Predicted 3D model of a 101-nucleotide RNA (Guanidine-I riboswitch aptamer) from Acetobacter malorum. The prediction has a mean pLDDT of 76.

[in-house]
């Protein structure tokens, strides 16, 4: 000094917070209820992975005169600080970025 624009979508998980629901605390109330607070509340809704899982599609290769069909490949992947969105946060996005090996 020398290769990779390393695909898309969907479902889910690790993980994440607190709009809504629930839970808990306080005040008021006979009670229901109402108001405020708590995510150092297991949770439901919600967000959610390039380097997590699965599926479908796509791309490529081989066989086949062609159509169709069949089979196969799609590897590897350490990683901040900071910033951004939604109510908020994050393994989300910037980002297979900076940097490191």
């Nucleotide at each position: 000094g020398c290769a990779a624009u390393g695909g898309u979508u969907c479902g889910c998980u690790a993980g994440g917070g607190u709009u809504c629901c629930g839970a808990c605390c306080u005040g008021u109330u006979u009670a229901u209820g109402c108001a405020g607070g708590u995510g150092c509340c297991u949770g439901g809704u919600c967000c959610g992975a390039g380097a997590g899982c699965g599926a479908a599609c796509g791309a490529c290769c081989u066989c086949u005169g062609g159509u169709u069909g069949a089979g196969g490949u799609u590897a590897c992947a350490c990683g901040g600080c900071g910033g951004g969105a939604c109510a908020a946060a994050a393994g989300c996005c910037c980002g297979g970025g900076a940097g490191a090996c």